[in-house]
RNA sequence: GUCAUCUUAGCUCAGCUGGUAGAGCGCAUGGCUUUUAACCAUGUGGUCGUGAGUUCGAUUCCUACAAACGGUG
Repeated sequence: GUCAUCUUAGCUCAGCUGGUAGAGCGCAUGGCUUUUAACCAUGUGGUCGUGAGUUCGAUUCCUACAAACGGUG
């Protein structure tokens, strides 16, 4: 240089043909307990990498750029 994969919550990841974005862990508060842990309940979470385009509507489709990782030269 070129090709492919990938970028979503603090972390690990879902999100199947475009239609109001979720889980687990974590964190906070309360309950239980002599206390902690565990357990239970409630709550807390997002510019979906950035920009542009298509569309009534984009995490999803098109495109440029950037980061990560890999193949190839």